The RNA shown here (transfer RNA) has 73 nucleotides and comes from Microgenomates group bacterium RIFCSPHIGHO2_01_FULL_45_11. It matches the Rfam family "tRNA". Its mean pLDDT, the model's own confidence on a scale to 100, is 81. The source organism's lineage runs through Bacteria and Bacteria candidate phyla. The same sequence occurs in records of 2 taxa. RNAcentral holds the sequence, with entries from ENA.
RNA sequence: GGUCGCUUAGCUCAGCUGGUAGAGCGUUGCAUUCACAUUGCAAAGGUCGAAGGUUCGAGCCCUUCAGCGACCA
Repeated sequence: GGUCGCUUAGCUCAGCUGGUAGAGCGUUGCAUUCACAUUGCAAAGGUCGAAGGUUCGAGCCCUUCAGCGACCA
C1' cells in the first nucleotide's frame, strides 16, 4: 500500500424484511437471614465510534473518516 471483518449499557454480546434498543453478568435499593451467601422483586445506566447522504422514518441502506483485528504484498 491492497482486500475483508468488527465498533450497540461498566463487561460479554443479541437486535429478523428500515418502524422510537434488549439479554446475561455487574451496580444500586427492597424482601428473605441473627449475619453473610443464595434466591426473588424493582430500579438506574445508551444521543448505537464520528460526520454527511437516502427515506415520512436509519442500530440496520450509501459515502467519507477514526480505532481494533485478520489476510495479501